The part of an RNA shown here (large-subunit ribosomal RNA, domain II) has 689 nucleotides and comes from a metagenome. The prediction has a mean pLDDT of 82. RNAcentral holds the full RNA, with entries from SILVA.
[in-house]
Context: one part of a larger RNA
Parts: sequence; C1' cells; structure tokens
RNA sequence: ACCUACGAGUUGCCGUCGCCAGCGAGGUUAAGUCCCAUGAGGGACGAAGCCGUAGUGGAAGCGAGCCUGAAGAGGGCGUCAAGUUGGCGGAGGCAGACGCGAAACCAAGUGAUCUACACUUGUCCAGGUUGAAGUCCCGGUAACACGGGAUGGAGGACCGCACCAAUAAGCGUUGAAAAGCUUCUGGAUGAGGUGAGUGUAGGAGUGAAAGGCCAAUCAAACUUGGAGAUAGCUCGUACUCCCCGAAAGGCAUUUAGGUGCCGCGUGGGAAGUUCAGCGUGAGAGGUAGAGCGACCGAUAGGUCAAGAGGGCUUCACCGCCUAUCGAGACCUGACGAACUCCGAAUGCUCACGCUUUGUAUUCCUGCAGUAAGGGGGCGGGUGCUAAGGUCCGUCCCCGAGAGGAGAAGAAUCCGGACCGCCGUCUAAGGUCCCGAAGUUCUGUCUGAGUUAGUCUAACGAAGUGUGGUCCCUGAGACAGCCAGGAUGUUGGCUUGGAAGCAGCCAUUCAUUCAAAGAGUGCGUAACAGCUCACUGGUCGAGGGUCCGUGCAUGGAUAAUAAUCGGGUAUAAGACAGACACCGAAGGCGCGGGAUAGCAAAUUAUAAAAGUAUCGGUAGGGGAGCAUUCCAUCGGCGUAGAAUGCAGGAGGUGACUUCUGCUGGAGCUUAUGGAAAAGCAAAUGUAGGU
Repeated sequence: ACCUACGAGUUGCCGUCGCCAGCGAGGUUAAGUCCCAUGAGGGACGAAGCCGUAGUGGAAGCGAGCCUGAAGAGGGCGUCAAGUUGGCGGAGGCAGACGCGAAACCAAGUGAUCUACACUUGUCCAGGUUGAAGUCCCGGUAACACGGGAUGGAGGACCGCACCAAUAAGCGUUGAAAAGCUUCUGGAUGAGGUGAGUGUAGGAGUGAAAGGCCAAUCAAACUUGGAGAUAGCUCGUACUCCCCGAAAGGCAUUUAGGUGCCGCGUGGGAAGUUCAGCGUGAGAGGUAGAGCGACCGAUAGGUCAAGAGGGCUUCACCGCCUAUCGAGACCUGACGAACUCCGAAUGCUCACGCUUUGUAUUCCUGCAGUAAGGGGGCGGGUGCUAAGGUCCGUCCCCGAGAGGAGAAGAAUCCGGACCGCCGUCUAAGGUCCCGAAGUUCUGUCUGAGUUAGUCUAACGAAGUGUGGUCCCUGAGACAGCCAGGAUGUUGGCUUGGAAGCAGCCAUUCAUUCAAAGAGUGCGUAACAGCUCACUGGUCGAGGGUCCGUGCAUGGAUAAUAAUCGGGUAUAAGACAGACACCGAAGGCGCGGGAUAGCAAAUUAUAAAAGUAUCGGUAGGGGAGCAUUCCAUCGGCGUAGAAUGCAGGAGGUGACUUCUGCUGGAGCUUAUGGAAAAGCAAAUGUAGGU
C1' cells in the first nucleotide's frame, strides 16, 4: 500500500412541539393482588396520586372577577371553555450523550539489582623519580641560632601500566552498540578505584549544583484507581431519489477561530394583494457640481496706499529718501471633508392609477445553518490617487454554478445544466492551417514583422498620410551652377599687434552701385586667403514657415527555455463600413420523467390533457432501497436452500430478478413490529498478502 472483518447521534428519565389513536368536562392509573399462562406475556381488580375544569393577591381573603387605590377613576392579571392518557417522530434538559485524542490533577501502592549520597565490611594501585620534617656526625656559638655532610622517607609531589575518566578528531548514524570503536588525551597514595551487604521514596529522596540522578522514563518516577477527567480545539462520522435553499451582517460578550438575540433558510398553519415594477402627484434632504464683491478659513500677481521700521538732515519742528514690513481699497486669477449666497441626477417616504399573480408579501409556530468571506464595476476614507493592501457604501459574480469565449486560468465576457436526440437558430467570440466557419466585399492607412499577439512616458527625428495658417512666385520664386560681393577705411579706442572677424564705443555713418554688413562663419602673430548676407545671369514651376491630427520611428532593460497558443502572415496588420457563415448544457423542435398550484367536468378520490417549475454547499422537508431478528398467514428446498463465479433482463436510483455452473442444507414473499441497521477516508483497530 491493497484486501477482508470491526468502526461513530445511542439508551434511560424529564418537560416541550407535531402526527396518529382512545375517551372527553373530564382523562388516567402506580405499586400491589388475582386469573390464564411461561411469553417481546395476556386479562381483570386496584382513583392512592397526577393533569384539566377559575382566577387573583405577598397574604388574610374575595371570586367572573381579583389586586393596586380615597375612588363607580386609571392601570395589571384574568373571564367569553378542551382537555387528558398512550404510541411514534423533531429538537431541548440531566446523565460520558456522535466517536477517537491530551499536556495535566488527586488517591493508594511498587521501586535505590541502574544511578546519587551515606553506613558496615573487604579488596586493588607494575615500574621509575624527587628527597620535607626528624635523627647522627663535623664545623660554628658564651649558649642558642646558623652552615656542611650523611641518614631518613614526607607529599590531595613528579613520569607512567593496571584501574578510573572522557579533551580533540575521525568512523559509526535503518550502528557491531537505543551512546560504541580507533588514535591522541586527564587522574593514577588519593576529596582514589572497586566487590559484597545495608539505609534514604515522589512535592519526597539524593545532589563538590548540571534541574543532575531516583531501573533506556524526571521542572516532580512507575503501577492501579477517581476515569469514558476536561478539550469553546483538530480529525472522522457509513444507502438512494425528490422539493426548497442560506450566511460570512447588526448588537452584546474576560469577547474576537466561541456563544446569545435579531437578520437571511426551511416545514406546518393563518391572512388574502398587503409585496414588486412603471406612471402621476406631494414631500423631507444639502451630496455631485458650482460659488465665495454671502460667511468662515486659506490664497498668486499688480496698482494706489494710511501706518510702522531704517537712513540723511536738524538744537528742535519741518523736510527728503527707501533692495524692509504693510491695514485697507481697486484690477486680474484661483482653493476648502469638518466653508455655503446657491444646488442637481439618483435614491428614500406617502397617496392614487396601471401592469405582473410569483413558495411575491405579512403574522404565528417546529427545526436549522451562518456570524473567517473573496474578486470585479461605481462612490469614498487610509496608503504613495502603491499593493492580489486595508476600512465603509452600492450593484454583480464566485462562494454554493456546470456549459461556450478569454491559449492555459474561482469570481472578465456570454449564459443559468430535469433526462435523451448523428435536429435547427443564435450569444460572447470567431471564419489561412492546426480549428467548425470568408484566403468574402468596399474605401483608406502602415513598410516598422510595427502589428495581429501584456502595458508604456518625458523627450528626440526633413518617416509618411491628412486638415489648416501665413509668406514668396511667370514683373521668374525655391534648389543648383556662372559672375559680383566694392570705396572713405587699417572706422574710433585699446594694444607689442587688433586691418569686417580678442575686447570696448557708436547717430554701425557716408559714397559708388544691379548689389555689397564699419560685416555670418573658417582662417592669420597681424595682414593675406576662403565664405556668407545681398545682387545680376542661367534654369522654368511651384517653394517655404508655423499649428493640428492618423499610422509608423528611437527612447525599450530580468532572471527554468527562443516564440504571437503554434505554424506563419504585407494581410491572415490598423481604421471605417457591408453581407454571409461557424459557434453553448442559451432559444426552438421531437420523445420521456418529476414537482406545484389552478379552473372546469365528476358523487368523491385518482388518472389524462393544459400551465409554470425542476444548478446547488451549510441546512430544512418528503418518499423509498438494503441488512439482522420477531409475530401472523403462507410458500420454496437433496428432482438441490444459502453462498460464490459468468452472462442476460427490469427499475430515476438505493437495488431487484432470470439462466448456467459452483455449493451441499437451509431459505423466504406479503403485512406489521424491533434494531448492535449500510464505510473510502478518523497519521482509525485486528488479521492476511
């Protein structure tokens, strides 16, 4: 991992609601006794008791009333009648209460053969080294002291086996081993090692202290019990079909992943158009916008400018000036969620009318689930007008929604799947091939493979199409080519020099001209030289400036592997239009099923036809299938029961049934009853492979 078996809303009591049944102003027995009987026992007796038939008040009490109260007031609770007993079902309460699961707590016991410490009694420590005190001798002293040499053999002394330990590394890591092996290492006469015996016990011991150790278990051992502790938590929770179908919100909470009430769902009952849409009419309101010479606040530039500051002057007054500030007025411009002289559209409320007749709406009652939501559009807050961010409002979708489109892709677009059909028409989106359908038509644009085929800026550019504007032009434009481009003068100043061209000045002037600047650039040390403006000739028809706009261009850069989904395409790209076609579980057609209500016919029910409906998680409701056992009436079976295997048939399905083989002794319809009543999951349990 697979297979097989087992495996989770049960049982008792209590009240409550519904259905069914009995009796009914009543209903009903309990324990117990007796009879029949030996069962899932049956029947009779047994009103003790319980519920109901009257309430109200704290009570005395009174009573269809009572209480409060001074009250014939007002108010509160009642009266105008249906209950009760049993069975079944729903949910609830008390119990382990759907099943499995703690970490823990408490009690009584068992443990010191491991290990910690202690006690008693034994035992062990190769070999080598060092050489304390003391003693003796000699020297020495007044005597000591002291010095030297011997002797001596001390030490938590030294080196190092056994023994004990465990520093470092390697190996080992489903190991040889649930802590080891190898090498190096520390102690090795000591606070040493070790044998045997004994003691200390669980909030206790022991601890040269690490929360260490106390039998592979220790921040409180192990065993059994309380015990099915508790678990607002996780996981799991078993057959079928049919109808409806949510929520992820509000308020509260030692509350935030729980719960209570309301909201939203469902079953039953009641009301009967009350709901919804549209139209008309009437209302409340301060948003969007707008405005601010209408308030509050904020605010850019300018003009006038009181006043203040500074400076000059003065003995002082006066006066003059200003790179300062500036009330106020005027002109131009402009802002605000907590500004408003103004002010919509929607939405909301009410009334009337019309349409719609739908499990529309409202109320009562049984039973819930939900209270982690998410994405998208629009209106906002927050944030960076960041986020697949976060918080509100509103609508849609996913959630709980399959199908088609978007290459792929919960929520984007289209569209809501009862079942069947090798019918048909469409939606979004598509129609060259992969791929169903146009290599369709008309007119433009693009030349970048731009693009189709993710999004993209400032800025740059004689890309190109198109619209406009102003100017030049047959009295010849624009471009090219030919020629000229001069004189006073090298203007003046400056300067070493400055001659059109380093720089400064300027009434940049004047002359000759077709035209020619006291000079547009290159150049020289300065000149020279080249060129431009400007003019003539040649040529012969458009040329130029600026402002828009379409499509292109550069800007252009990301991490698994190039590419639009691919091939590829000059349209099969872009824009504007036209007609076809394809395309879904959508619409329609044909056949079939289910659910619901309605009217008519009918004695009633049922059936048929018509109409509408039939996606669905949590969840509510309805109807069934199968398994085991029991009761009653039956049936089948050695001429072959149950079971297993193979094949066929029926049913919407759970399932049922037939035939053959297997097997070898029981099985079971119908109608009821009772449950240890259905497995794919629980890191489920056991067995097998």